[in-house]
RNA sequence: CUCAGCAAAGGGCAAACCCGGGGCAAUCCGGGGACGCAAAGUCACAGAUCCUGACAAGGGAUGGCUGGGCCGCCGAA
Numbered sequence: 001c002u003c004a005g006c007a008a009a010g011g012g013c014a015a016a017c018c019c020g021g022g023g024c025a026a027u028c029c030g031g032g033g034a035c036g037c038a039a040a041g042u043c044a045c046a047g048a049u050c051c052u053g054a055c056a057a058g059g060g061a062u063g064g065c066u067g068g069g070c071c072g073c074c075g076a077a
Base pairs, nucleotide, nucleotide: 005074012037013036017032018031019030020029021028022027035064041070042069043068045067046066047065048062049061050060051059052058
C1' cells in the first nucleotide's frame, strides 16, 4: 500500500411505534424512539416489489429487497 472484516478505538446511521406536516397513494420530511446495520453513505442504471392508471401506456415510490457504479473510518489472522 492492497485485500480480508474478527477484535479494539473514535465514532456514525436509525427499524417498528408515537406526535406534527407534505402527498390521491405508495411513501417522504421534522421530533421522539432503537430493531438492527462494516458502508443501514450515495446513485433509480438493471431486476424485484409497491402506488397511480383501465388489467394498457406513461408517471411515481422503495438504496434497511437484490445486483452493480462512486465515495469513506479502522487496518487482526
About this RNA
Predicted 3D model of a 77-nucleotide RNA (c-di-GMP-I riboswitch aptamer) from Geomonas sp. Red32. The source organism's lineage runs through Bacteria, Pseudomonadati, Thermodesulfobacteriota, Desulfuromonadia and Geomonas. The prediction has a mean pLDDT of 85.